The prediction has a mean pLDDT of 75. This is a predicted structure of a 355-nucleotide RNA (Bacterial RNase P class A) from a marine eukaryotic metagenome.

RNA sequence: AGCGAGUCGGGUGACCGCCCCGAGAAAUCGGGGAGGAAAGUCCGGGCUCCGUAGGGCAAGGUGGUUGCUAGCGGCAACGGUCGUGAGACACGGAAAGUGCCACAGAAAAGAAAACCCUGUGGUGCGGCAGCCAAAUCUGGUUCCGCCGGACUGCAGGAAAGCUGAAACGGUGGUGUAAGAGACCACCAGCUCCGUCGUGAGGCGGAGGCUUGGCAAACCCCACCUGGAGCAAGGCUGAAUAGGGGAGGGUUGAAGCUGCCCGCUGACCUCCCGGGUAAGCCGCUUAGAACCGCGCGGCGACGCGCGUGUCUAGAUAGAUGGUCACUCUCGACAGAACCCGGCUUACAGACUCGCU
Repeated sequence: AGCGAGUCGGGUGACCGCCCCGAGAAAUCGGGGAGGAAAGUCCGGGCUCCGUAGGGCAAGGUGGUUGCUAGCGGCAACGGUCGUGAGACACGGAAAGUGCCACAGAAAAGAAAACCCUGUGGUGCGGCAGCCAAAUCUGGUUCCGCCGGACUGCAGGAAAGCUGAAACGGUGGUGUAAGAGACCACCAGCUCCGUCGUGAGGCGGAGGCUUGGCAAACCCCACCUGGAGCAAGGCUGAAUAGGGGAGGGUUGAAGCUGCCCGCUGACCUCCCGGGUAAGCCGCUUAGAACCGCGCGGCGACGCGCGUGUCUAGAUAGAUGGUCACUCUCGACAGAACCCGGCUUACAGACUCGCU
């Protein structure tokens, strides 16, 4: 300097309150009262109601392997990749298909423009040589010969140079006119074979020479998933109003209709069931809990044992306030059906293992 795991999260006392439980006739007394994340509601389950013959499609999720677990997207061990390392990683398939790859760059994938390297043809220039003139110095000159630039046509090449996160395997050599897996050695990758391993994969050999990246893009493959949630849901159930059924009837209150019958129906009595307000249950002490020991297992974990430990329960919703002393001066944050995980937030202090 860093990696991984864990613990604590102010303390004590007094007084005044709040919620729950117990005792009591009452007054009152005694006891209990937030978290490691109670949070996000991201996974998995219990519980409740609805749905459901079976299969498929769709949709959503998961994604190395083998195990553990009630189950999971959790955990353990192992493999692979990355990192100097402690360690980290959504880690199936890019050679089924489609799509995308900013800027820059010729080109972002069925490669290749310009410059360039090389061969060859043409045009024109310079030099040397040659030829001509001249006694020499020297001057002139074109076809051919050699050499070197320039422009241009054709052909070969993709090594070098340039851009980029990434450029059509890498490094070195052979080879060639120049070059190139064209050939060779090593390395990376792919396919096949052998062998070891339950497996992911490891090791060895052979082959043809090479296939860019992205699937937290569509997609393909394998596996998983019924929906809604405690305002779930269950019980009791008024007042007022209203529904159904049975019966009564002296004057029949009224209507169809002026009258009779009949029907509807006011009134009275009894019975039935539904809903609303409200109350109760679900609901909190009991469980896939924690701790210790023994046994099995590398481990996650499992099995057994124990006068072992813990365990707020409201329904407008309690868990607070004041004071004193003290210390290292106190963070993130507060239950609402319950558990197992994950993730996120966290002042400060401390412990352990490791690089």

It matches the Rfam family "Bacterial RNase P class A". By type it is a ribozyme.